[in-house]
RNA sequence: UCAAACUUUAGAGGUAGCGAUGUAGAUUAGUAUUAUAGGGAGCCGGUAGGCUAUGAACUAUAAGAAAGGCAACCAUCGCCGAAUGCAUUAUGAUAGACAUAUCUUAUGUGUGGGGCUACAGGGAAUACCUGUAACACUCCUAUCAAUUUAUUGAUAGUGGCGCUAGUUGUCAA
Numbered sequence: 001u002c003a004a005a006c007u008u009u010a011g012a013g014g015u016a017g018c019g020a021u022g023u024a025g026a027u028u029a030g031u032a033u034u035a036u037a038g039g040g041a042g043c044c045g046g047u048a049g050g051c052u053a054u055g056a057a058c059u060a061u062a063a064g065a066a067a068g069g070c071a072a073c074c075a076u077c078g079c080c081g082a083a084u085g086c087a088u089u090a091u092g093a094u095a096g097a098c099a100u101a102u103c104u105u106a107u108g109u110g111u112g113g114g115g116c117u118a119c120a121g122g123g124a125a126u127a128c129c130u131g132u133a134a135c136a137c138u139c140c141u142a143u144c145a146a147u148u149u150a151u152u153g154a155u156a157g158u159g160g161c162g163c164u165a166g167u168u169g170u171c172a173a
Stems, first nucleotide, its partner, number of pairs: 001173001005170002008166004014080001017079006025070001033063006042051003046098002083111005089106002092103004112138002115135001117133006139159001140157007
């Protein structure tokens, strides 16, 4: 002094990037449930079991929710493996008699990003969410070509522990 690697700092993809909180609102639903009248022995559950002549199912009339999920291209906040899926085991919590279900954390592993379509699963749902596949778009990197010198085109990517710009120190010459 140059390059690479490690360390470390700051950034980019889109305002239709990711997530959280809150709210108008729609849906759930004229459902559950309550009351009255009729009716007259069944109804609920995976099992155990529970409700019921102090009146089951069902019918009619009147009144009539909630939770979860969605949520305005709304507001605020945190961010760029943001976040999220799957799997095994373990931890903790909630509901429950158990079975089981949901959530949290840890470990491993996958996904650059959003979109449309199809299939599968979840869901009351055509909303929405998750996964897979294909399609083009977009970002990044590599290679080739062109030349406007930082852009364009083509191809490829099992591409985020990546990419861009820089810094300290170590190592090497």
Description: Predicted 3D model of a 173-nucleotide RNA (Lysine riboswitch aptamer) from Candidatus Izemoplasma sp. Model confidence (mean pLDDT): 76 of 100. Its Rfam family is "Lysine riboswitch aptamer". Gene Ontology term of the family: lysine biosynthetic process.